[in-house]
RNA sequence: UUUGUAAUUGGGAUGAUUAGUUUGCAGCUUGCUGUAGAUUUUGAUUUUUGAUUACUUAUUAUUUCUAGUGGCAAACGGGUGAGUAAUACUUGAAUAAUCUGCCUUUGAGAGGGAAAUAACUCCGAGAAAUCGGUGCUAAUGUCCCAUAUUGUCCAGGGAGGAUAACCUCCCAGGAUGAAAGGGUUCGUACUGCGAAUCGCUCAGAGAUGAGUUCAUGGCCUAUUACCUAGUUGGUAGGGUAAUGGCCUACCAAAGCUAUGAUGGGUAGCUGUCCUGAAAGGGAGACCAGCCACACUGGCACUGAGACACGGGCCAGACUCCUACGGGAGGCAGCAGUGGGGAAUUUUGGACAAUGGGCGAAAGCCUGAUCCAGCAACGCCGCGUGAGGGAUUAAGGUCUUCGGAUUGUAAACCUCUUUCAGGGGGGAUGAGUCCUCGAGCAAUCGAGGAGGACAGUACCCUCAGAAGAAGCCACGGCUAACUUCGUGCCAGCAGCCGCGGUAAUACGAAGGUGGCGAGCGUUACUCGGAAUUACUAGGUGUAAAGGGCAGGUAGGCGGUUAGAUAAGUCGAAAGUGAAAGCCCCGAUAGAAUCGGGGAGGUCUUUCGAAACUAUUUGACUUGAGUGUGGUAUGGGGAACCAGAAUUCCUGGUGUAGCGGUGGAAUGCGUAGAUAUCAGGAGGAAUACCGAUGGCGAAAGCGGGUUCCUGGGCCACUACUGACGCUGAGCUGCGAAAGCGUGGGGAGCAAACAGGAUUAGAUACCCUGGUAGUCCACGCCGUAAACGAUGGAAACUUGAUAUGGGAGGUAUCGACCCCUUCCGUGUCGGAGCUAACGCAUUAAGUUUCCCACCUGGGGACUACGGCCGCAAGGUUGAAACUCAAAGGAAUUGACGGGGGCUCGCACAAGCGGUGGAGCAUGUGGUUUAAUUCGACACAACGCGAAGAACCUUACCCGGGCUUGAACUGCUAAUAGUACCCGGUCGAAAGACCUGGGGAUCCGCAAGGAAGUUAGUAGAGGUGCUGCAUGGUUGUCGUCAGCUCGUGUCGUGAGAUGUAUGGUUAAGUCCCAAAACGAGCGCAACCCUUGCCUCAUGUUGCUACUUGGACUUCGGUCUGAGGCACUCUUGAGGGACCGCCUCCGUUGAGGGGGAGGAAGAUGAGGAUGACGUCAAAUCAUCAUGGCCUUUAUGUCCGGGGCUACACACGUGCUACAAUGGCCACUACAGAUGGAAACCAACCCGCAAGGGGGAGUAAAUCCAUUAAAAGUGGCCUCAGUUCGGAUUGAGGGCUGAAAUUCGCCCUCAUGAAGUUGGAAUCGCUAGUAAUCGCUGAUCAGCAGGCAGCGGUGAAUACGUUCCCGGGCCUUGUACACACCGCCCGUCACACCAUGGAAGCUGAUUGUAACAGAAUCUUGAUGGUUUAUCGAGAGAAGUUAUAGUUAGUGACUGGGGUGAAGUCGUAACAAGGUAGACGUACGAGAACGUGC
Repeated sequence: UUUGUAAUUGGGAUGAUUAGUUUGCAGCUUGCUGUAGAUUUUGAUUUUUGAUUACUUAUUAUUUCUAGUGGCAAACGGGUGAGUAAUACUUGAAUAAUCUGCCUUUGAGAGGGAAAUAACUCCGAGAAAUCGGUGCUAAUGUCCCAUAUUGUCCAGGGAGGAUAACCUCCCAGGAUGAAAGGGUUCGUACUGCGAAUCGCUCAGAGAUGAGUUCAUGGCCUAUUACCUAGUUGGUAGGGUAAUGGCCUACCAAAGCUAUGAUGGGUAGCUGUCCUGAAAGGGAGACCAGCCACACUGGCACUGAGACACGGGCCAGACUCCUACGGGAGGCAGCAGUGGGGAAUUUUGGACAAUGGGCGAAAGCCUGAUCCAGCAACGCCGCGUGAGGGAUUAAGGUCUUCGGAUUGUAAACCUCUUUCAGGGGGGAUGAGUCCUCGAGCAAUCGAGGAGGACAGUACCCUCAGAAGAAGCCACGGCUAACUUCGUGCCAGCAGCCGCGGUAAUACGAAGGUGGCGAGCGUUACUCGGAAUUACUAGGUGUAAAGGGCAGGUAGGCGGUUAGAUAAGUCGAAAGUGAAAGCCCCGAUAGAAUCGGGGAGGUCUUUCGAAACUAUUUGACUUGAGUGUGGUAUGGGGAACCAGAAUUCCUGGUGUAGCGGUGGAAUGCGUAGAUAUCAGGAGGAAUACCGAUGGCGAAAGCGGGUUCCUGGGCCACUACUGACGCUGAGCUGCGAAAGCGUGGGGAGCAAACAGGAUUAGAUACCCUGGUAGUCCACGCCGUAAACGAUGGAAACUUGAUAUGGGAGGUAUCGACCCCUUCCGUGUCGGAGCUAACGCAUUAAGUUUCCCACCUGGGGACUACGGCCGCAAGGUUGAAACUCAAAGGAAUUGACGGGGGCUCGCACAAGCGGUGGAGCAUGUGGUUUAAUUCGACACAACGCGAAGAACCUUACCCGGGCUUGAACUGCUAAUAGUACCCGGUCGAAAGACCUGGGGAUCCGCAAGGAAGUUAGUAGAGGUGCUGCAUGGUUGUCGUCAGCUCGUGUCGUGAGAUGUAUGGUUAAGUCCCAAAACGAGCGCAACCCUUGCCUCAUGUUGCUACUUGGACUUCGGUCUGAGGCACUCUUGAGGGACCGCCUCCGUUGAGGGGGAGGAAGAUGAGGAUGACGUCAAAUCAUCAUGGCCUUUAUGUCCGGGGCUACACACGUGCUACAAUGGCCACUACAGAUGGAAACCAACCCGCAAGGGGGAGUAAAUCCAUUAAAAGUGGCCUCAGUUCGGAUUGAGGGCUGAAAUUCGCCCUCAUGAAGUUGGAAUCGCUAGUAAUCGCUGAUCAGCAGGCAGCGGUGAAUACGUUCCCGGGCCUUGUACACACCGCCCGUCACACCAUGGAAGCUGAUUGUAACAGAAUCUUGAUGGUUUAUCGAGAGAAGUUAUAGUUAGUGACUGGGGUGAAGUCGUAACAAGGUAGACGUACGAGAACGUGC
């Protein structure tokens, strides 16, 4: 890191080390620095003394170099890892089956002779390499004779030991086998002798080294299961240093293998190295041991030792020389070169040391070795400074503009000097050796010379902070953050993932973190990974139990006694090379050195006997047998039965039948369906029947008979561990399918037709063939499932049922109790990721088998086996992804379920959609038609009012610190301000003509204005996906949460679920919950009733004065506040009362009373949240953009356009109407640049007029519909009023684009509106007018007001939306989800394939180099010849394997292709498994 979330399974990615604690983690201890002192070590400078030192020639001597003979070495040392899976290696044995130069030691010996040959000389061949011939000569070269034991061989005797075959010693006999000398020194002494020394020969012993044999351990593959003829053994012989089929002849027929032979692949093995807590895993560089190899293959010679890296012969490939005849060569030695490659050093110095060879020695040789050089390749150590230093400097970066940070960092002051640099000194490593002396000698003493590294390490001294820091990272994992640039681009990336205009993830900068002479990346190994699990995992659902049984090998196995000692345990000895590892010590440390320890499945010997094992006895409880019962769809065969379907025959009978959601195909007047009778045939067995029975599983169901299997119970007689499991193996094994032969009623893949549909290769319907059935034979698979292998033991319970047995009781086996076996359900501990399992375990243990190790590719390919075929079984890889899964949680969703609400439907009333016009929008047009709003939730919306203004748009003309704001600086008395002139459309520009003394303050001065400059203004420019605020919507829906507690590993649950009830999570009951909050309700406003108060401008019943009168009354004044009314305060309604229902509840139905009755009516009030919903153009605001313009001013135009489409309205289409006349009744609101009365003028709009009113006073204000009367009489009209003409009025600088109103005239469409769709449940709809905001003017819109005033609601099936509970889910961007397959395109890897090209192995032959063996000519030698073996090679054939291959098969991957919609919800036909057929595809259908 899979998820919205959580825990789990599981894969991928990341990923640690101061040292010690001889194990991890944790814990503990340690680390580092300074000062002082002590100890140890080192030895500079200076001085003195001695020795040596020219060249040339000749002779002799000596020395050096060099050819050759001879000896020894060259088999060591050095390199490499090709081959090799055993002729190797490791460890331990054996050699009584062997050899061993030089070395050590013991014994003995060394006498006498002989023949050659190199060098050399002369001659010759050849280009060369090299070779041939003549002549001479020596030896520690070669040969012969003598001598000889404890040698060797032959055949005997004796002793001791061992034993399968033998070994050792002693005695005696026969045969046979050796040699070489040298120089030096000394003594004697005279050319001899002796001694010493170095060699030589024979024999014995030792040491060292080597050969051979046995056991042991260590790779992969069974998609390699059989292999082998010298093969296995024997006898005889050969050969070897030696055993042996090592070789040959003959005889026998064996040997290896599932404990993995044979084949294939890969590989040097080990000590050890890396890692790990360990167990393990990986590796085999350096160092060390062994092996193998030396251009490739073969072969021998020499020799103590080789089949020989720097020797030889032959063949082959390659390179070089050549006179073309012929020759030469082998760096896997050290350097070095080329090539290859990501990548690996100097053609260095020296033999001074260590070691090796030769030599008596000096010495010579030694690219072994010791050193140096190159490379930060590794490990360790050190430096690049230390202390102080705040105006926290400048600069950089960021900023909220205050500051913060870099940062005590620097500067500056005081110190120190390692390392680098200058100067001076200067090693250890040295022992030998030479000279002299001593000694018989070994050897010792004195003196001298002698070092590649190296003038190096190291030491002393001088000057000065001086010459010395980088790399990586900073989204999470993972320590460390900001700014700018970029804009799914460029790029990053280990995994998850970043980047589409505010990127802590890209690039840069500043800052920070980490490490530090290094840092980061890449590759590989181990770890973590308990992710192959021995230590130490799993298999009900995540990957995983074989379909079931029988049984072989193997594994495991009851009680008891004895014996043995293989396992086991103990002790001792040997070995496990050194190095390495661990500890201690030395060192500052790395490195290195010294001492000790650990390390084996090892070998041998001795001992123990509990357990396992082996073996000998015994036992009965495991297992089996027996006796007596018992249940059963257990299996096989034969026979029989009835019901039903279909068909056939006949009768009755007539027009339909059948089928479906609805139809049609089909059948039927040639008589169907229906009905009755008779017959034929096949298949299956209703009821009983069950959570029941039986069987190993598959599976088994009518009845009877025969044959047959297993189980259970009771009794306890017999056997005596006879058992469990079970790789291979064998058998059984649903359905489908196959073969042969029957059978065929019904059903029914395929097929045909009819429907459905966009299509319908389907679902539905009508037909219908294989098949289904039987016999025999195949197949061998299923979701063959309890998704749970078999066996045994143990571990609380409840209940039901099948089969037995016993007890009690009884008429009775009715009930009850106990017990054994089986089959279920529920639950405890325990287990489990959870779900769940739970004596029939998924609990606790034991034994055996099978199987699993991320998803896909892939129940695939290739190969093998099986099958008639279909196919089955076994079973990979390349490639690809970062997931794929299981169980649970919360949501969302369902063409799932239940409950419920709403003008949601229904029941009604009136509309819209058709017409004309108004208005908004889209579209189009335009210089501009400014911008925003887009399902509901945009569209009479922002806009409560675009002629100018508004105005943001367009055209044109102007201004530039600006039209408006703030700070600072400077100027400002003829200044501000006012009046002017010219140009101009105005804005503005220009001219300076005339006038003109601001405000506060006692004062000083300040404020304001103007001009110039500077900071900065301005922006209806962009981003509502950077934001605040505001608003819409679900929705006035009843929900949304919290604290504490409890449950759960957890996400979460509970509370908030049940049952009632409500408009309501409203309330009640109940309950592991108890409470609380935001919502609901209530509190608020208006309205309806009453009371009290108030009394002008309101009111006027009553009292009273006056005036008028049509005598009804009216007006007015004074009282008055009863009434209406005004506006204050209260009351009132609460299921309170009655009755019924309900759980004595909440509450509900009805009723009384009441103005009002069940939240009275209306309003305001909008939970947690959803929609990246709307708005940057109300306002505010981050960022970006603009700054003589995207700002601002002005004139004009536009927002008012018009083929068209849509929304919302108005007016109508008329008689419930229109027109005319008369007449009645409101409420609320507004009024001072205002409302405007009376009166006058005008047909009218309006004009004049001026009273009253800052309003309960005056005005707008005559309400209209209604009512009364009249006309119209169904017409495009006396309906309707659009459009147009003419004339007027009003507002306003202005009415042309583009206002409203009036009068006259004109008189369009339209006769009730398709599909569809909207509103409304009562003072509501419908209808009627009135007022207000905006406003100079403009209302069909909006916000309000009252008048008149209905109809209907049975009800919740359906449509839409919402709420609660439950269920399924593969959804979580949440069904506008997810997702399958074909086809098309691109890329990738892979299978098949006619063939083609190699590699390798075998078999049978051919031919045959060197070489070896052998034979031949009397013997020997040489040469030659014959035979055999014999490498590379050639031919034929068989296998294994690699590459390639036209074409072809499927697979994988790929932001936006095509066709459908198979799956997930009842996914719209439940899905899936096996099988068969069919089909563009997912798929469909049958069983």
Background
Model confidence (mean pLDDT): 81 of 100. Predicted 3D model of a 1487-nucleotide RNA (small-subunit ribosomal RNA) from a metagenome.